[in-house]
Context: one part of a larger RNA
Formats: sequence, C1' cells, structure tokens
RNA sequence: GAACAAACGCUGGUGGCGUGCCUAACACAUGCAAGUCGUACGAGAAAUCUUGGGCAACUGAGAGAGUAAAGUGGCGCACGGGUGAGUAACGCGUGGGUAACCUGCCCUUGAAUUGGGGAUAACUUUCCGAAGGGAAGGUUAAUACCGAAUAACAUUCCGAUGCCUCCGGGUGUUGGAAUCAAAGGUGGCCUCUGUAUGCAAGCUACUGUUUAAGGAUGGGCCCGCGUACCAUUAGCUAGUUGGUAGGGUAACGGCCUACCAAGGCUGCGAUGGUUAGCUGGUCUGAGAGGAUGGCCAGCCACACUGGAACUGAGACACGGUCCAGACUCCUACGGGAGGCAGCAGUGGGGAAUCUUGCGCAAUGGGGGAGACCCUGACGCAGCAACGCCGCGUGGGUGAUGAAGGCCUUCGGGUCGUAAAGCCCUGUCAGGUGGGAAGAACCGCUUCGGUGCAAACAGCGCCGAAGCCUGACGGUACCACCGGAGGAAGCACCGGCUAACUCCGUGCCAGCAGCCGCGGUAAUACGGAGGGUGCUAGCGUUGUUC
Repeated sequence: GAACAAACGCUGGUGGCGUGCCUAACACAUGCAAGUCGUACGAGAAAUCUUGGGCAACUGAGAGAGUAAAGUGGCGCACGGGUGAGUAACGCGUGGGUAACCUGCCCUUGAAUUGGGGAUAACUUUCCGAAGGGAAGGUUAAUACCGAAUAACAUUCCGAUGCCUCCGGGUGUUGGAAUCAAAGGUGGCCUCUGUAUGCAAGCUACUGUUUAAGGAUGGGCCCGCGUACCAUUAGCUAGUUGGUAGGGUAACGGCCUACCAAGGCUGCGAUGGUUAGCUGGUCUGAGAGGAUGGCCAGCCACACUGGAACUGAGACACGGUCCAGACUCCUACGGGAGGCAGCAGUGGGGAAUCUUGCGCAAUGGGGGAGACCCUGACGCAGCAACGCCGCGUGGGUGAUGAAGGCCUUCGGGUCGUAAAGCCCUGUCAGGUGGGAAGAACCGCUUCGGUGCAAACAGCGCCGAAGCCUGACGGUACCACCGGAGGAAGCACCGGCUAACUCCGUGCCAGCAGCCGCGGUAAUACGGAGGGUGCUAGCGUUGUUC
C1' cells in the first nucleotide's frame, strides 16, 4: 500500500446491488418447512337451510354432498434446504478403466394385456389401558395379495459354428431342455359380434400394466498422478499378504468363511501423533510465489451420541423404524413422548452477526388426465454505513476586506469572497396526482387444419381469436407544489509524513507505530486559533499478502 463474513470509538442525509453466529456440531418454547391422486378402491358425515306431519317434545324427506375427515392402494418422501463435527482418505482434483456393474420416472422400437381364487383395513360389536396405544369376533373392494395359462430376440444348462480379443473373455447364427408376466381406469360409438329399444361382454380413442431390445440421465466400483505439519514418531502388520473352494453383492475383491502357504508395508518416510472438509476460485504480488476456501457452483461427510437393518430403482434414510446411552417433558408410577447443523425465533457463549414478515405472481420441484393442491426451495419485503458503487448537503456575484475570534514588532496580519446583501437553480428528502414492465404458459369458449376411425361421436396434435392470473406495490418511473429551505464529520500537524503559532502544565499530568517528547520560553502533553488529509464517513484494533 492492498484486502476483510470483521469488531470497537466518534459521527451519520439518500439510493442501487450484495453480505450478515467466524464463538457452543450448546440446549431449544411456539408456528410453519412433503405431500398429492376420487380418471386405482370400498365406504361416507355434521352444522345449517327448505319442506311434510305434530299443540309441543319430536319425527320423515330434500339440499348441504358423494363434500369434509378417516381408511386400502399408487407415486413422492433418497430431490430440494442446513451444517463442516468427522475425514490426511481413491475423500477431493485431474486423466483413464468397467470384457466386473445397476439405473424408477423420460424417449424410441417389438410383443402381450387370458382366465381364476382367498383375504384384509375402513365400518360394526365387545374388551383392555392414565396415556401413547392395543386385542378379539363379524362384513366388504381394488391397479392390494396369491395360484393357473401363454411366452421369447429374456435367464440357466447341454451341443454345433462365425467374428473379435487385452487370451480372462466378448458378440452373433443355429438345435434341444428347463424357468419366469400382467391390471385395469376414463371417454365415445353402433361399422363388426351379442341382443335388436337402446345398450355391452362388441368396436374405438386416450391412459395405465407386463415383457424384451436400445437410448438418455443418474450412480456404484477400480487404477495412474497430485493433495498439511512433526523423525524430539523407526519400525508396523495375523484376515495380516497371497492361493484354492464356497458364500455374499447390481458388480470385482479377504468383502466374509474354511483350508493351505508365509507373506505384505517401510528412510522415495511405513506406523504413530497434531491439524484440516476438498475443488472451481478469492486476496495479495510485476511475476514466481505466499495466504485462504465466507457468499455462489461441483464433490464428500454428518443429522442428539453410538450401533443396526427394513422398505425401495435408489437410503443403511435431517423432519422413517429398532436397540443402547445422555438430556428434557408427561404419568394414575405400571409406562410413555421428543430431537431446529430446515425458515423465523429463544436462552447461553461471545468483541460480534437480522424479521416468530408477504406470496406461490415468476423460476424450479412433488402429485394429478386436468382443474388444482403442496413447496420457509424460490421470488420479494424488513433490520444493520457490514461492504462496493452513485448522488446530495447548493450555484453566481459580492471589499467599508463588516462584526467577532486568534496572532502581533501595535503599523498591522489572518479566518476571508468566507459571511451579510443581491441574482439564480431545484438533485435528494417532503407533499399531491398519474402509474408500469416483470404474464406467458396452463385452462375455458369459439373457429380452422390434421391423425386414429365405420363415423358428421370422441380423443390426440398443430394454429388463430377472446377471456382469466402480480406477493413485490400504488413500488419503480413521470408530472406538479413549495422554497436554500431538512442534510458534515473524523483523524492528524517533532522526523519518518502533507500540515504552526499562542496559552496552560512543569520528568507532574500525560503522549508514543519507531526514533523519542515532558525537570518554566514544549511546533511532540491539555486547550484555542490556524492548517493538512480523507469524506457519509474517519480513525483504532485484529488477520493475510
């Protein structure tokens, strides 16, 4: 000098864009943060209103409504969001390998979607428990569950054979045997079939389901190289190193087991210890380098602490399950409930770090045929000079160089065109009025074209027109109103280092980054006048280069 996720002191007008627990991965009150689908399925309220009967109490019907809430089932909950405790490691970075692998939803292509069965929740009855919850009997449905049929270019086995090969195998052709599948839903129609009215078991469209091949995307595993400090850490190792066989996995492998052998690593630093998430980047520097990894992006790890598996395409799962532990809470003392390192917020710790806000309008995600629902992701707003950038606090003129302050050699000098006065301007703030872009999809209605088809239904696709949708926000922006009015501080002035005099003090009080000032004329302490520097900031402290 530059920089900062900064803090502290004094001061503080305004806007835009960013950033905001670096400490206790400390403990958490409260609310919200993951649901959705009735076009998979069975069932299904109430308040209230209307109306009938009745003197009334009450009772029947309709609407509310096939709505709400709950249940079975499907998909999602493995994404998104947080944190950096652990990890010195194939964790990360980079380049490869997988002839050792998987991949839900999505896309392309081929084939199929036949025919049956038994349950179970919801519901109802009874019972147990303080509660969390649970037990028994009865009833019912499905795209829930289970057999059966069919099936190959699938899998396995036995043969023949072509090509490629890293010689382990891979990939084709062909013959035989064995094994394995499914689910329907919604709309329309009468061409075919059945009935002959119209309907559905028929046809058809969309969607779903099963199977196979390929793609895309996402992952798993392996390898070369790189990746902090300590030798005041020199030896380490028994599933250890390798083999055979088996198990296990999507998959190779001591990953696991049995047996066999005795190996394996190490001064090119093993083992141990300390510290640390890694990277793109960021800061600094002419560069080489050094330091760093906050925000944003990629990867990894974790979710009160430790362990484990289940479900699933995917987890050994932040807002799932089980066990153990610590802690907190409830309890009828028998037993139960909980996990903010999600968004806000609280206590605590600390020099120190924000609102218990608005909205799904946009972008993105989940579910759904869709309307739509959910979304503290996200979009916005709030607070903080915490940072960067912009703007303003007025402009011109004005010498009896006013008054006043300070200094003085008492002549004067200086603050100083500074002020006053005169003439203007109107940024920002304030007030009044107008007022956006961000919105285009989707959807609905109408119309046109086109595909399926028997079809002028219907459905799909394409196009056009109209309608509908804004949290921010009456915000940005524009116009007008008025009038210099509301808007300047901080540090320094001995040398380094730009800037000097007076008074007070008298080795005192004090200053100080270094050198050093102060003991009676202090440009170095304190005050004043003046000056210098930066400016809505200025200094100090800390850290890095």
Molecule: small-subunit ribosomal RNA, 5' domain
Organism: metagenome